[in-house]
RNA sequence: GGGCGAGUGGCGGAAUUGGCAGACGCGCAGGAUUCAGGUUCCUGUGAUCGCAAGAUCGUGGGGGUUCAAGUCCCCCCUCGCCCA
Numbered sequence: 001g002g003g004c005g006a007g008u009g010g011c012g013g014a015a016u017u018g019g020c021a022g023a024c025g026c027g028c029a030g031g032a033u034u035c036a037g038g039u040u041c042c043u044g045u046g047a048u049c050g051c052a053a054g055a056u057c058g059u060g061g062g063g064g065u066u067c068a069a070g071u072c073c074c075c076c077c078u079c080g081c082c083c084a
Stems, first nucleotide, its partner, number of pairs: 001083007010026003019067001027045006046057004060076005
C1' cells in the first nucleotide's frame, strides 16, 4: 500500500426487514432479611440542565439519503486478521 471485519451506558453485550436506543447479565446505589456480614429478594441506575414536573443531547468523528438511520451511502480515526 491492498482486502476483510469490528467500534453502542462504568463493564460484557442485544436491538432479526430502517420504525420506542440501551433488552439481558455484571457492577454500583437504596431498601428487606441477619446480632453483623455473605447469600437471596425488591426498587433504581446513559449524560447535561432543573427543587420538581420536565426539557435537551446521546450508538468512534464528520457529511448524505429518508417521514424516520445503531442499521443504508461517502470521507476520516482507532483496533484486529489476511495479502504484498